This record gives sequence, structure tokens and C1' cells, in this order.
RNA sequence: AUCGUGGGCCGGGGUGCCGCUGUCUUUCGGGGCAGAGGAAAGUCCGGACUCCAUAGGGCACCAGGCCAGCUAACGACUGGGCGGGGCGACCCGACGGAAAGUGCAACAGAGAAUAGACCGCCGAUGGCCCUUCGGGGAUCAGGCAAGGGUGAAACGGUGGGGUAAGAGCCCACCGCCGGACCGGUAACGGGACGGGCACGGUAAACCCCCUGGGGAGCAAGACCAAAUAGGCUGGCGUGCCACACACGUGGUGAGGAUCGGCCCGAUCGAGCCAGCGGGUAGGUUGCUGGAGGUCGUCGGCGACGGCGGCCCAAGAGGAAUGGCACCCCUCGACAGAAUCCGGCUUACAGGCCCACCGCGGCC
RNA sequence: GGUUCCUUAGCUCAGUUGGUUAGAGCAUCUGACUCUUAAUCAGAGGGUCCUGGGUUCGAGUCCCAGAGGAACCA
Repeated sequence: AUCGUGGGCCGGGGUGCCGCUGUCUUUCGGGGCAGAGGAAAGUCCGGACUCCAUAGGGCACCAGGCCAGCUAACGACUGGGCGGGGCGACCCGACGGAAAGUGCAACAGAGAAUAGACCGCCGAUGGCCCUUCGGGGAUCAGGCAAGGGUGAAACGGUGGGGUAAGAGCCCACCGCCGGACCGGUAACGGGACGGGCACGGUAAACCCCCUGGGGAGCAAGACCAAAUAGGCUGGCGUGCCACACACGUGGUGAGGAUCGGCCCGAUCGAGCCAGCGGGUAGGUUGCUGGAGGUCGUCGGCGACGGCGGCCCAAGAGGAAUGGCACCCCUCGACAGAAUCCGGCUUACAGGCCCACCGCGGCC
Repeated sequence: GGUUCCUUAGCUCAGUUGGUUAGAGCAUCUGACUCUUAAUCAGAGGGUCCUGGGUUCGAGUCCCAGAGGAACCA
């Protein structure tokens, strides 16, 4: 210099006038201060908070799934292991179990899972034919799985021995399985020695194992005010016992309601549900000071945590953050809060910084 | 703001336990019939299975992410 890799940050600025939302102040005229984001987005995970019953037991269902840590929690994050990619910096991984069981594998192919013989090889052995009796030939029985061929996948690979031909049948190396022992918190790594080799794929098919999950969501919920009047239609129910004329009271708990899948269990237990029509549809709160931010220091490789100082930075409810004018620059992307927080994912013009890798040159 | 669901031909929909080539009706085009049109009959064309990635030998179908659309909750 160039090509890359990883990480962090910014993402128009300024002035004036007029508005909008909140808040403080006021002499009620006004004045001061604050006012979108890294994703406010998608609503994909995890929590806080609230109600339903203090959130109970089991099944089903759903989710997660190498190990250790971090955390309020998590599928996030950090560190490590293993596998894959890259010359490398580095990146990617839904990464438990196929030796518990069941299923599936179209087409092609001989055969698709305790497999199989189409072409092929052999025919040692028993038969057949020829014979100069040494043997030779074809292949009936039969043997083989080396080679060809099919397929996504064909039941270890290469070389040698062996054989009638062959084959882990035997041997060497590689692969595979088991493995005393050693290292590591663990995943896992190394591995003396042993085993001829069995145990193919698929669990983002059912399933098994381990762990976790009660349901709903701020349009949750709470308070005040108002209303729920009168009426029509349809469906279900008003059980049993005692007192009692009846109303009613007490007990039981069948049917029913609450657990928005089922059972148990618990509570309530006389009216309930649906439709038509009618009424209300206002205010306050939840609401923003929080697992908050930032600086320093300490512990830790790190995520993160402890301690101390400083700071407060939107809070609407038809819903504010805008309009106009001027100046400057590198001429401005994606996009805008709606209960809050930790993550993930997706969108994003352009620019800046740091560390590192490869290649080339120079010193 | 929250919750749930859907996307296959121009339109409306099927698509089985993942399997060879994705079908049906209407519409379009061509031909026949008719004096002509309609109807009818025969035939043909037409598909990024919403998009991207993954699992698998193989994906419309299974999984993940995204896009677009619809319904419901005061």
C1' cells in the first nucleotide's frame, strides 16, 4: 500500500419566530425547564407487575437439550469441549439417545436391514463327456461376494498372504469398539492393553431420558361518578333431609359454576346462558426513580458482581415532539415512544476509531 | 397496545403418514356446431406452492426467520 477479520461509536449542526405535551412558578398578562430510538419495529424468547384460588397433585400438551458459569429469569450472554469451514485473523453449529421399542426409505436395482446373486468368478468335492489313463472339457448339483452394474445409502479401507474361486479366513497399517490408568470441576482429551469388526440412515417421524412451564394479559387491574330501569324471544336448572302453613333458616353436595384440554382435589352453590331492544361509554389511578444511568476502584480470562461519588433524562389518552425563515457542512439512511425491564431477530445512506490476519514492497 | 389465524394457476379452493408428474371448477386461447352470438362438445396453454435459510436421499407438506393480509379483545 492493498485485501480481509473482529469490536466500538456517530448517524446533521446552529439561530430566530409561531405552535404542541408535561412540569415548576406567577403580580394571572406571562415566564423558566424538559420533550423519541439504536432499533421506539417484529411480538420471537425471558421476567417484573396485576387479576383469577396461597397457584395444589397427576395425565396430556408445549418448550429446552455438549459442559461449566453468569443472571431476577431466559432459547440470551460469557468461557471451555467437540464437529465443520477458512492459508490465516476468525466464523458457523436445533450439539442428549438409532446397543428400549415401532415406523419410513419413492424410482432404479439381484438385494434397502440378522439383505442379496443380474452380469461375473470358480466348479476343489459328487455326478456328466472325452481320454494316449498322465489328464482334459463343458457346467448339473453346488461354492463365492473380489470385479462390473443400480442407488442418496449395498453390512470397514489399502496392500500382502491364502484359496478351486473367494472372503477379517489370516497378517501389517489406517479406521472402529472396549478400556486399567493419567489430566481436567465437567463436557472431554491422552491412553498401556485387549477385540477381527459386531453396532448402516432418519428422532426439524413416533418415541425414550433429563430439566422447566397453572391461565390470562396494562384494552391486566383498582377507586369515584353514572348506568345496569321497564320489556320481548329461546335454552338449561331450581335435587334430597330437618324445622316451618308459606317465605325462610340450617345441613348434604347430585346436576351446575370457578381452574378457557382431561381427571383428582378445593371453593361456591340458586339461579344461569344466548339473542333482540334499551342505557352507560366520564374522571382519577396503574405511569414511569428503575434488577436505572454514569465515573472511579476492587474481584473475575470473561459475561458479571461488590463498594463509593455524581445524575434524574417523554409520560400522552383521538393520543405532543411540528411549521416557517436564514446560515454552515461531508447535504443527512432505517424509522417514531404507549406498563416497564433483560435479550434475540429484522431494517439502516454515509462516516469515524481501535485491535488483528494474509500478500507485496522498503528499512 | 395485545391475542389468534391465513397465504397453492387470473379468481375460488383440493393436495392423504414427506415420494416419482401439484390437481379441480370458473375464466383465457384454439377448433367444431350455427347465417352470427350464446349455450354445448373436443383440445391446449397457464404455477418463484408468499420470501429466504435449514433438516432429509427427497419439502407444497417438517423446522426457523422474515413479508403481506384477515379476525377478535375496552
This is a predicted complex of two RNAs, RNase P RNA and transfer RNA, with 437 nucleotides together. It holds a member of the Rfam family "Bacterial RNase P class A". It is annotated as a ribozyme. Its mean pLDDT, the model's own confidence on a scale to 100, is 77.